Model confidence (mean pLDDT): 78 of 100. c-di-GMP-I riboswitch aptamer from a Deltaproteobacteria bacterium, 107 nucleotides, folded computationally. The source organism's lineage runs through Bacteria, Pseudomonadati, Myxococcota and Myxococcia. The sequence was found by an Rfam model in a public genome assembly.

[in-house]
RNA sequence: CUUUGCUAAGAGCAAACCAUGGGAAACCAUGGGACGCAGAGCUGCGGGACUACAGAAACCAGGGCAUUAGUGCUUUUUGGUUUAUCAAUGUCAGCCGGGCCGCCAGA
Numbered sequence: 001c002u003u004u005g006c007u008a009a010g011a012g013c014a015a016a017c018c019a020u021g022g023g024a025a026a027c028c029a030u031g032g033g034a035c036g037c038a039g040a041g042c043u044g045c046g047g048g049a050c051u052a053c054a055g056a057a058a059c060c061a062g063g064g065c066a067u068u069a070g071u072g073c074u075u076u077u078u079g080g081u082u083u084a085u086c087a088a089u090g091u092c093a094g095c096c097g098g099g100c101c102g103c104c105a106g107a
Base pairs, nucleotide, nucleotide: 002107003106004105005104012037013036017032018031019030020029021028022027035094041100042099043098045097046096047095048092049091050090055086056085057082058081059080060079061078062075063074064073065072066071
């Protein structure tokens, strides 16, 4: 330097769940807790997954115009709703790949 993780030792990390805090959410932090992990170390670079605040879109109301009226058209400058829609600038490194760095043992 390459490769392997069958064996040993000493360490390391910590899923679900619970508590507290942060966040619109996904999720994250800390403490407890261990399902697992030879990188379950770091990195959103490629794919993938998750979420959808703001935004888009749709609908409703309002406004404007037309109309005798019923009503029709129009607007996004205003407000509301969206269980089901679109959409990362968000999240996931314990989904896969890439990059970086690294412990022990064997060959």